A computed fold for a 1186-nucleotide part of an RNA from a Patescibacteria group bacterium, annotated as large-subunit ribosomal RNA, half B. The full RNA is in RNAcentral, with records from ENA. NCBI's taxonomy places the organism under Bacteria, Bacteria candidate phyla. It matches the Rfam family "Bacterial large subunit ribosomal RNA".
Context: one part of a larger RNA
């Protein structure tokens, strides 16, 4: 010193985030007595008060009453609720993160919604089958809420669920119009080889209309489904406010209740209460950033190891620490690890340096080696940082990311059969239908047609006429409707025999399964199952979710063009400064060519006519114009106008520019074909530079190309042009978003948060100028607009060390430094009368409070004070402590988000590793050697410490002042804090002292004692140690100075404190005071002793005034060193035994007794016995010896 304990003066929560921890009290014993509130049960052992031992007696034994007795104390020890007031949350008892969270989280009874009629729904499973349940809606499953009380508002636009079926859309399938290929035969041509054209059937191919469900659209309902529940302006006879009004939007605009709240940012809101003082707490207010009604609202008795505030009691939590006990630590004996470790020959300061050095430079310090201690450093150890970023890393989770799949659902087909009815489609046959006007009139169309029907009469036609079209008759068809037949499909109903369910009997079989047989019942071609098919589908799975970036995110940007930056070739970066593009123009051009022309502004003049229309003149000279941004360029025009036109061509291309590639750009010339021009010529778009997209893929056009035995052809090739805001624009895919605080891995100090470094915008301080303020007056005190410095405490910038870890706010402890000084000291000025101030100069010696609130630093407040300074030291200090805050995992509120989740928002909870320190450093203590052999006493180079302040009295109620008030200078007396030493006093402790006392056990019993129960508890207490106790300290004389004030005094006949010279002058400096100190290797000095007369020391032993060990000190028989013994101080408080009194408990006497650790004095009884070694030096064989 640590751990676990005991006691503590005075005070009593002042401690602290917080009464944490500890203490105390009452003790499910008795009697008395108990409030608010209440769900009437409770609250309640509420709270609070009294009693409690022993002996005797009485009564009814447990017990009560009466009398008596002792002690500081009677539930005498041990065990055994602290309580109250007021809030929050959760009703309650319960449950939970085994190992950091016990809670407000989960559960819960109760409420409500949804599903489920039994082969139930739901669940498990591939299925069989099973659970539910051998249950049946008072049952079962799921969601939300969470006792109880009072209640639970509005919105159905979105999402969802349910219902609906008219219409739209829609798959497979049905249906086949249609399409293409081939192709007998045919036609044309032929060089007779063949070629070309058209093309029936068949086969192949294409496959429209139409029929086809769910779903979606659509219509509606539903909120105790997911959810949501406004803005602006104006208005009342003080003001303020707004019952009221207007307006916009909405699906509807938040009702009751509550409200700075577990929710309020601003905020410590405002008011009230409590306190000396209240960021907390309680009660209100309402301005609700951002409460609100079963993700329930508001209350609520009881309950809670919950959270918050207050009080009583009590205390070592604290002021402020002390003593003591046990276990460690330390020494000795035994046994004997670990992490760690580049090396080790391991100092301080200043500097330097990858920016914080034991190791580099300079200076200083420093003999060698240990032991006990302390932790400031070794960017200590431990863990390839968990924060941050990065990775075309991982995983978990989410969803209206993408893509799949399970599952559910839809239709078709199969298993799959019979019948009836209704309505529908197609085909065939038969019949029917067809009204503009005109025309005898109800003209469907076309073709043929001069006749047709009839025995005849006659009729109908032709003709004529009307009209767009003409009629009889024949034929073919269109349209409407009906019937018959065939066929296809639809709907409803019905049947039984598939199929499904099931009862009974028998058999397998001793079987509530299963199978078979028989007799029944129910359902039924449905269901179920399979294939195809549409839909729904985070239930499941696989993935994606960009980069740049003065960290990342958010924002911005991403391709191309122009300019500047760009440093006179080209090129050249930044999240540098400015702008554009994703085109436009074509047959009446903004292209080609040929020919011609010249803008624009200003001034003067001129009808309507104006600032600007057109006309005339002049001046300037490219400012104009060139489709579009800018730059360059353009008058012989590239600008403007006109004529004719389409070169806005095809095929090649030498040679160049640019350039990683891929791209991009220029281009004479040749061939073909054109335009314009008389011609030379010009023309392969546009004054130039933007106006864009590789490859793959499929489609389109063209094509002497290939085309699986041959022919043809499907298909492909080649050429052309089109399809990408592939705009993250060299384009990962046809197709892709998020969360992670539950996280993980690999990396980075290539990159953030802390600290350091650099810098100094910001910050802090100072100086200069002096406009102005200050009645007057720039400068008593201030000081604008500006300027110049210093510092390195703020916020920043940079990203330089550290991510194979430099622990982060605040507090505590312990300090140390700076001075830009808060106080104290010395001074100048004052708008200084005095006193009190203001301001400046010097000055760092010392000092610089305690509380309330809050995690706070800070700040506000209370009360003091001479004053309650500002900063640095890794925002000093976590291998020193704390852990309230921040910053893991749990939970809640508000808000955001569909969600997973998120929040420099809030709230409750939440493991601080190392009993061991290697080196440096620091505090102590030793050993060795040295200093010419010793012992003692010293000097002090040097170093350390200390250094404070106030009040009162007096001078003096004086100076000053109208008064009120009220000094300097000087003298004296007290006090505070701080420090040192001590134990006489006051006290604390005092576990080897004394006494009292409970329970129990032992000594056989009584008595008396011993043990144990925390030293059992309790009352005292010697020495020692200690403070709260006592004593003492800071002084004073001196020296040199600072600011300041002077003397003499020139330069400069004056003046001047200065230049020479001489003074005064501060708590500051040097000394004075205290302590260490000759390893002060510069090792000092003095005295004494010793060196053949061996000084002195050590070992060893008894010890304590000393002490971890060692050392030191005392002693060692010539001895009082310790123990013992005796006496005594002192402490306890009256022993035992005996006697006496009392029934007894008990009392009295003997007797200031008995007992007693450490104190004092004495006394050799015991133990310090006997001995050994070193030693300057001498001697000798150089190793001994005296």
């Nucleotide at each position: 010193c640590c751990c676990u304990c005991g006691u503590u003066c005075a005070g009593g929560a002042a401690c602290u985030c917080g009464g944490c921890a500890a203490a105390a009290a009452a003790g499910c014993g008795g009697c008395c007595g108990u409030a608010a509130c209440u769900u009437c049960g409770g609250g309640a052992u509420a709270a609070g008060g009294c009693c409690u031992c022993c002996c005797c007696g009485a009564c009814u034994u447990u017990g009560u009453c009466g009398g008596g007795g002792c002690g500081c104390a009677g539930c005498g020890a041990a065990u055994g609720a602290u309580c109250u007031c007021a809030a929050g949350c959760g009703a309650c008892u319960g449950u939970u993160u085994a190992c950091c969270a016990a809670a407000a989280a989960c559960a819960c009874a109760g409420g409500u919604c949804c599903c489920u009629g039994c082969g139930a729904a739901a669940g498990c499973g591939a299925a069989a089958g099973c659970u539910u349940a051998u249950g049946u809606a008072u049952a079962g499953g799921g969601g939300c809420u969470g006792a109880u009380g009072c209640c639970u508002g509005g919105c159905c636009a979105g999402u969802g669920u349910c219902a609906g079926a008219a219409c739209g859309u829609u798959a497979a399938g049905g249906g086949g119009a249609u399409u293409g290929g081939u192709c007998a035969u045919g036609g044309c041509c032929u060089u007779c080889g063949g070629g070309c054209c058209g093309g029936c059937a068949g086969c192949c191919u294409u496959g429209a209309a139409c029929c086809g469900a769910a779903g979606c659209g659509c219509u509606g309902a539903c909120g105790a489904a997911c959810g949501c529940c406004g803005g602006c302006g104006a208005u009342a006879a003080c003001u303020a406010u707004a019952a009221u009004c207007g307006u916009c939007c909405u699906a509807a605009g938040g009702u009751a209740g509550c409200g700075a709240a577990a929710u309020u940012c601003c905020u410590u809101g405002u008011c009230g209460g409590g306190u000396a003082a209240g960021u907390u707490c309680c009660g209100a207010c309402c301005u609700g950033c951002a409460c609100g009604a079963a993700u329930g609202g508001c209350a609520u008795a009881a309950c809670g190891a919950c959270u918050u505030g207050a009080g009583a009691a009590c205390u070592g939590u604290c002021u402020u620490a002390a003593c003591g006990a046990g276990g460690g630590a330390c020494u000795c004996g035994g046994u004997g690890a670990a992490a760690u470790u580049g090396c080790g020959a391991g100092a301080g300061g200043g500097g330097u340096g990858a920016a914080g050095a034991u190791g580099c430079c300079c200076c200083u310090g420093a003999c060698c080696c240990g032991u006990g201690g302390c932790u400031g450093g070794a960017c200590g150890a431990a863990a390839a940082g968990a924060c941050c970023c990065c990775g075309u890393g991982a995983a978990g989770c989410u969803u209206u990311a993408c893509u799949a799949c399970a599952g559910c659902u839809u239709g078709c087909u199969a298993u799959u059969g019979a019948g009836u009815u209704a309505g529908g489609g197609a085909u065939a046959c038969a019949a029917c239908u067809g009204u503009u006007c005109a025309g005898c009139a109800u003209a469907g169309g076309u073709g043929g047609g001069a006749g047709c029907c009839g025995c005849a009469a006659g009729g109908c036609a032709c003709c004529a006429g009307u009209g767009a079209g003409a009629u009889a008759c024949c034929a073919c068809c269109c349209u409407u409707u009906u019937g018959u037949a065939u066929u296809c499909g639809u709907a409803a109903c019905c049947c039984u025999a598939a199929c499904c369910c099931u009862g009974c009997a028998c058999c397998g079989u001793u079987a509530u399964c299963c199978g078979g047989u028989g007799c029944g019942g129910g359902g039924a071609a449905c269901a179920g199952u399979a294939g195809c098919u549409g839909g729904c589908a985070g239930g499941u799975a696989g993935u994606u979710u960009a980069a740049c970036u003065g960290g990342g995110g958010c924002g911005g940007u991403u391709g191309c063009c122009u300019c500047c930056u760009a440093a006179a070739a080209u090129g050249u970066a930044a999240c540098g400064g400015a702008g554009g593009c994703g085109u436009u123009u074509a047959c009446a051009a903004a292209g080609g060519u040929u020919g011609g022309c010249u803008a624009g502004u200003c001034c003067c003049g001129g009808a309507u006519g104006g600032a600007a229309a057109u006309c005339g003149g002049g001046a300037c000279g490219a400012u104009a114009g060139g489709g579009c941004a800018a730059a360059g360029c353009c008058a012989g025009a590239a600008g403007c106008c006109a004529g004719c036109u389409u070169u806005a061509c095809u095929g090649c291309a030498a040679c160049u520019c640019c350039u990683a590639c891929a791209a991009g750009a220029g281009a004479a010339g040749c061939a073909g074909u054109c335009g314009c021009g008389a011609a030379a010529g010009c023309g392969g778009a546009a004054c130039u530079u933007a106006g864009u997209g590789a490859u793959c893929c499929g489609a389109c056009g063209a094509u002497c190309c290939a085309a699986u035995g041959u022919a043809g052809g499907a298909u492909g090739g080649u050429c052309g042009a089109a399809g990408c805001u592939c705009a993250a624009c060299g384009g990962a895919u046809a197709a892709a978003a998020g969360c992670u605080a539950c996280u993980c891995c690999g990396g980075g100090g290539a990159u953030a948060a802390c600290a350091g470094g650099c810098u100094a915008g910001u910050c802090a301080g100072g100086c200069c100028c002096a406009a102005g303020c200050g009645u007057c007056c720039a400068c008593a005190g201030c000081g604008a607009c500006g300027g110049c410095c210093u510092g390195g405490u703020u916020c920043g910038g940079c990203a330089c060390c550290u991510c194979g870890a430099u622990g982060u706010c605040g507090g505590c402890u312990c300090g140390u430094c700076g001075c830009a000084u808060c106080c104290u000291g010395g001074g100048g000025g004052u708008g200084g009368a005095g006193a009190a101030g203001c301001u400046c100069c010097c000055a760092a010696g010392g000092g610089u409070u305690u509380g309330g609130c809050u995690g706070u630093u800070c700040g506000c407040c209370a009360a003091u004070u001479a004053a309650a300074g500002c900063g640095g030291c890794a925002c000093g200090c976590g291998a020193g402590c704390u852990g309230g805050g921040u910053u893991c995992a749990g939970a809640a509120c508000g808000u955001c988000g569909u969600g997973a989740g998120a929040c420099a928002g809030u709230u409750c909870g939440g493991u601080c590793u190392c009993c061991u320190a290697u080196c440096c450093g620091c505090c102590a203590c030793g050993g060795g050697c040295g200093c010419g052999g010793a012992a003692a006493c010293u000097u002090g180079c040097g170093g350390a410490g200390g250094c404070c302040c106030u009040u009162c009295c007096u001078u003096a109620g004086u100076a000053c002042g109208a008064g009120a008030g009220g000094a300097c200078c000087g003298g004296g007396a007290a006090g505070g804090a701080c420090g040192a030493a001590c134990c006489u006093c006051u006290g604390g402790u005092g576990u080897a002292c004394c006494a009292g006392u409970u329970g129990u056990u032992c000594u056989g019993c009584c008595a008396a004692g011993g043990g144990c129960a925390g030293u059992g508890c309790u009352g005292g207490g010697u020495a020692g140690c200690c403070a709260a106790g006592u004593u003492c300290g800071g002084u004073u004389a001196g020296g040199a100075u600072a600011a300041a004030c002077g003397c003499u005094g020139a330069a400069a006949g004056c003046a001047u404190a200065u230049a020479a010279g001489c003074g005064u002058g501060a708590a500051g400096c040097c000394g004075u005071c205290u302590c260490c100190a000759a390893g002060a290797u510069u090792a000092g000095g003095u005295u004494u002793c010793g060196u053949u007369u061996g000084a002195g020391g050590c070992c060893c032993c008894c010890a304590a005034g000393a002490g971890a060990u060692u050392a030191u000190u005392g002693g060692g028989u010539u001895g009082a060193u310790a123990g013992g013994c005796g006496c005594u101080a002192c402490g306890u408080a009256g022993a035992a035994g005996u006697c006496c009194c009392g029934u007894a408990a008990g009392g009295g006497a003997u007797g200031a007794a008995g007992c007693g650790g450490a104190g004092g004095c004495g006394u050799a009884c015991u133990a310090a016995u006997c001995g050994g070694c070193c030693g300057a030096u001498g001697c000798c064989u150089c190793g001994g010896u005296g």